[in-house]
RNA sequence: UUAAUAACAUCGCUUAACUUUCUAUAUAAGGAAGGUGGGGGACCCGUUUUUUGUAGCAAUGACCAGCUACUAGGGGUGAAUCUGACGAAAUAUUGUUUCGUUGGUAGGGUAACUCUUUAUACCCGAAUCCGACAGCUAACCUCAUAAGCGUAUAAAGGGAAGAAUG
Numbered sequence: 001u002u003a004a005u006a007a008c009a010u011c012g013c014u015u016a017a018c019u020u021u022c023u024a025u026a027u028a029a030g031g032a033a034g035g036u037g038g039g040g041g042a043c044c045c046g047u048u049u050u051u052u053g054u055a056g057c058a059a060u061g062a063c064c065a066g067c068u069a070c071u072a073g074g075g076g077u078g079a080a081u082c083u084g085a086c087g088a089a090a091u092a093u094u095g096u097u098u099c100g101u102u103g104g105u106a107g108g109g110u111a112a113c114u115c116u117u118u119a120u121a122c123c124c125g126a127a128u129c130c131g132a133c134a135g136c137u138a139a140c141c142u143c144a145u146a147a148g149c150g151u152a153u154a155a156a157g158g159g160a161a162g163a164a165u166g
Stems, first nucleotide, its partner, number of pairs: 011150004018034006035145006045135001053070005073133001074130004082104010107124005113159007
């Protein structure tokens, strides 16, 4: 001097997932308040094709209704949707569905004051929940406030902040 790794602090990023305060001498945890986000839920409007199956409990003369669990269907959170090729499994059997690998893609993110536009570069394009059931939706009801990381280009226009001088 260069590169890599680890720790701490500051700063920054994805995201709704942040701030203040109390318990309290205090990391975590818990409570409260503010802020932010989601779900359910009228009139009006919209829709008019929407139905299961399995197991158990309970009950009855039997059925319906009820409770619990699972799940083709349907729905929610999310940018995360659709699809080609190859392989495997299941099956109603040559068709379909599911899973895995890989390629593309609707869509989404970052490039350090901020917003918009353009160009360039680098990434993501998952996961999970409800449990037969939910359109929109005022009042109202209800839930969440986690987790994971380390990007560092340029131009134009607008806004904001700071410094120097008078």
Predicted 3D model of a 166-nucleotide RNA (c-di-AMP riboswitch aptamer (ydaO/yuaA leader)) from Thalassobacillus cyri. The coordinates come from a structure-prediction model, not an experiment, and the mean pLDDT is 75. NCBI's taxonomy places the organism under Bacteria, Bacillota, Bacilli, Caryophanales, Thalassobacillus. The sequence was found by an Rfam model in a public genome assembly.